Source information:
The prediction has a mean pLDDT of 76. A computed fold for a 362-nucleotide RNA from Hydrogenophaga crassostreae, annotated as Bacterial RNase P class A. The source organism's lineage runs through Bacteria, Pseudomonadati, Burkholderiales, Comamonadaceae and Hydrogenophaga. It matches the Rfam family "Bacterial RNase P class A". It is annotated as a ribozyme. The sequence is in RNAcentral, with records from ENA and Rfam. The gene name in the source record is rnpB.
[in-house]
RNA sequence: GAAGCGCGCCAGGCCGUCGCUGGUGCAAUCGCCGAAAGGCCGCACUGGAGGAACGUCCGGACUGCACAGGACAGCGUAGGAGGUAACACCUCUCCACCGACAAGCUUGAUGGGUUCGCCCAAAGGGCCCUAAGGUGAGGAUCAGAGCAACAGAGACGAGCCGAUUCAGUUCGGGUGAAACGGGCAAUCUCUACGCGCAGCAAUACCAAAUAGGCCAGCGUUGACGUGGUUCCGCGGAGCUGGCGGGUAGGUAGCACCGAGCCGGGUGGGUGACCCCCGGCCCAGAUGAAUGACGGUCACGUUCGGGGCCCUUGCAAAAGGGUUCUGAACGCACAAAAUCCGGCGUAUCGGCGCGCUUCACAC
Numbered sequence: 001g002a003a004g005c006g007c008g009c010c011a012g013g014c015c016g017u018c019g020c021u022g023g024u025g026c027a028a029u030c031g032c033c034g035a036a037a038g039g040c041c042g043c044a045c046u047g048g049a050g051g052a053a054c055g056u057c058c059g060g061a062c063u064g065c066a067c068a069g070g071a072c073a074g075c076g077u078a079g080g081a082g083g084u085a086a087c088a089c090c091u092c093u094c095c096a097c098c099g100a101c102a103a104g105c106u107u108g109a110u111g112g113g114u115u116c117g118c119c120c121a122a123a124g125g126g127c128c129c130u131a132a133g134g135u136g137a138g139g140a141u142c143a144g145a146g147c148a149a150c151a152g153a154g155a156c157g158a159g160c161c162g163a164u165u166c167a168g169u170u171c172g173g174g175u176g177a178a179a180c181g182g183g184c185a186a187u188c189u190c191u192a193c194g195c196g197c198a199g200c201a202a203u204a205c206c207a208a209a210u211a212g213g214c215c216a217g218c219g220u221u222g223a224c225g226u227g228g229u230u231c232c233g234c235g236g237a238g239c240u241g242g243c244g245g246g247u248a249g250g251u252a253g254c255a256c257c258g259a260g261c262c263g264g265g266u267g268g269g270u271g272a273c274c275c276c277c278g279g280c281c282c283a284g285a286u287g288a289a290u291g292a293c294g295g296u297c298a299c300g301u302u303c304g305g306g307g308c309c310c311u312u313g314c315a316a317a318a319g320g321g322u323u324c325u326g327a328a329c330g331c332a333c334a335a336a337a338u339c340c341g342g343c344g345u346a347u348c349g350g351c352g353c354g355c356u357u358c359a360c361a362c
């Protein structure tokens, strides 16, 4: 320098105006909504999406229910060792396969030579081998069952065809991945190991109206309702109070001192990871906040103009690179909803690091 791989980071910046939402403090206990529970209005300060917040595919935390013990069923996992709260995740390692240039083997358009046998060169093609790296549902065909396209007489049962022999005795046979001895377990199965069920619409608490339930009291000797109001008329079998369940609604769960985040370590380990030290507290709604507009800078694409360099050319000119500048357009994938760890998928563009092979130079 070329080619091929692997990994990490960013996810537009700043200013102004106007908003949305959480927390804290102040102010106010006045006002508003509500039967209540509970919630809201003002001002100041301050926090406010992601690497995937996504899919909800695995694993956990947490919560409720269930639970003597054992077995069966069902589901899941599968080389070995380790990491982890746990995993189907991650790491190291064994095995198998894939994996480029060069080299090797083979072929070879074409060109050259020739004693016509052939020989030499050669772009390109094929094969093989492996590097970095990648992929692997990589236990078992010893038990039982099942399956095998096309081709082939025959495909899982042994046999078939031809020749041969005392004798299925011996030999041969094309096809095909596989022909009588094997393959497939990502078909059932077997082996080993693991697994209670449901999920924040979990769950706990507060708690209307209406309807229904239970209890008590009163009531046809007229409760209660209604019209005039000492009382009377009419209707009339229910009325009043309490208790409890549960719905709407509200609060908690739920914004977390934790499997937490950031930085450092001449700490351990091949590594995943662990340990130590210092600092920090970091979104939280529920018809669901995290935005809109303007300016400016940056980035990308296209078009235009100028400078410089290179190639071709007598020249004119054409092509390429780089840089300055103007205009228009664009600036991904996508947005929390109980919380974490993974996996998978999507993603405009930019930046950085490492590994392998080959070539050249020292």
Base pairs, nucleotide, nucleotide: 001358002357003356004355005354006353007352008351009350010349012297013296014295015294016293017292018291020048021047022046023045024044025043026042031040032039033038050333054344055343057342058341059340060339061338062199063198064197065196074195075194076193077192078191079093080092081091082090083089094138095136096135097134098133104127105126106125107124110121111120112119113118139190140189144188145187146184147183157180160173161172162171163170203252204251205250206249213243214242215241216240217239218238224235225234226233227232228231258281260280261279262278263277264276265275267274268273299330300329301328302327303326304325305324306323307322308321309320310319311318312317